[in-house]
Context: one part of a larger RNA
RNA sequence: GACGAACGCUGGCGGCGUGCUUAACACAUGCAAGUCGAACGAUGAUGCCCUGCUUGCAGGGUGGAUUAGUGGCGAACGGGUGAGUAACACGUGGGUGAUCUGCCUCGUACUUCGGGAUAAGCCUGGGAAACUGGGUCUAAUACCGGAUAGGACCUUCCUUUAGUGUGGAAGGUGGAAAGUUUUUUCGGUACGAGAUGAGCCCGCGGCCUAUCAGCUUGUUGGUGGGGUAAUGGCCUACCAAGGCGACGACGGGUAGCCGGCCUGAGAGGGUGUACGGCCACAUUGGGACUGAGACACGGCCCAAACUCCUACGGGAGGCAGCAGUGGGGAAUCUUGCACAAUGGGCGAAAGCCUGAUGCAGCGACGCCGCGUGGGGGAUGACGGUCUUCAGGUUGUAAACCCCUUUCGCUAGGGAAGAAGCCACUUUGUGGUGACGGUACCUGGAUAAGAAGCACCGGCUAACUACGUGCCAUCAGCCGCGGUAAUACGUAGGGUGCCAGCGUUGUCC
Repeated sequence: GACGAACGCUGGCGGCGUGCUUAACACAUGCAAGUCGAACGAUGAUGCCCUGCUUGCAGGGUGGAUUAGUGGCGAACGGGUGAGUAACACGUGGGUGAUCUGCCUCGUACUUCGGGAUAAGCCUGGGAAACUGGGUCUAAUACCGGAUAGGACCUUCCUUUAGUGUGGAAGGUGGAAAGUUUUUUCGGUACGAGAUGAGCCCGCGGCCUAUCAGCUUGUUGGUGGGGUAAUGGCCUACCAAGGCGACGACGGGUAGCCGGCCUGAGAGGGUGUACGGCCACAUUGGGACUGAGACACGGCCCAAACUCCUACGGGAGGCAGCAGUGGGGAAUCUUGCACAAUGGGCGAAAGCCUGAUGCAGCGACGCCGCGUGGGGGAUGACGGUCUUCAGGUUGUAAACCCCUUUCGCUAGGGAAGAAGCCACUUUGUGGUGACGGUACCUGGAUAAGAAGCACCGGCUAACUACGUGCCAUCAGCCGCGGUAAUACGUAGGGUGCCAGCGUUGUCC
């Protein structure tokens, strides 16, 4: 000097930040991922119209609010944590002639003909519940088949190349589609290109330990095969016997990595909280499914521990999301408001959802700013304290006079953030702000409401008195205290910082 700090004493205001470093301990409760009726069959509310009469009911029609279900997209983002990991995990620079990529953009060409089911519904069972069986009916942008299409794959040949790449020819195999609206429509399929994102590979770089010296059998390489989007012992059969290591293998310990941050003149040393990038994880361990993308925090299956419900037959759960609770700890916040803005998902849109985010709350935890008044005022008052008893000092300090009114208080006014977006009777009208009656502005009253903490032997700025008497204590080091202690305790005075000041811990 610094800190995600803590503790002691003290504490006026504001702005911006920041806040479980410990138990990746266990979690009550609420919320954190939905949306689309312009894909579909159903349901059919308020209303309106008609008819009938019992005058408020019945029947019919129109209309379409609502939504459980099928279907689509999203749920792989966003948010959290740092357990594991010494590794191509990260950083940096390359490679992919070894790859994939939903939505988006551009381009080209299509969007054809058929089919069978099933949920919901209705009927009927089982179960305490979670849930679930059977029968029957039905739709689609759900599912299946056919046609057509450039291309795709395989074989052969030619061409050129940097190696498995490029271009071309022949033959074989042979793969698409979906419709919809009140309007502009919005979509679907195939292929090429782009963009974005991702996978894989390689060079180099960054911890401790030799009181770890040898390690290795899918091990190292080859051939054939399998697998993957893709290379590869990734896997497998066979063959060879290799591969790594004092330039530290193997083992053990510790640890997420980086941009950065702290310190330092620098070189270095330390560190990785917040913010940003990457990685890993989601009670513990394992596994796959779906999908463009996961081996998936708020999905599924199995096993384990724990908790809860139960009619004992069986079920349910996962806060390292936001709040919050218990526990641990020296120690770390509200079960708040809003989708107004920014961003995200869905939707043609209106819009809905969004504990992301924007805000507010709490904490002097940090940084920064401001205030607690300014000028005058000597008989140097009173009081305190010291005293050589003359006086010194506190001290212009106070009183007193004049002035100001920041902040706070009070009264009134009152935003920008909405350039935007939305609606409509569409070229103009209207609507839309959580923060917030906040910021800010104006007026009013009164010095009025606002100062502490540590230290004073030397280092080190600042000294006396009393008490105590090697006691009680102090102490970072040297050391102080045994009757005059500038070192203990108190007081007066002083010094230093100041809404803080000290102490402790850690790093340079």
Predicted 3D model of a 508-nucleotide part of an RNA (small-subunit ribosomal RNA, 5' domain) from an uncultured bacterium. The RNAcentral record of the full RNA draws on ENA, Greengenes and SILVA. Its mean pLDDT, the model's own confidence on a scale to 100, is 85.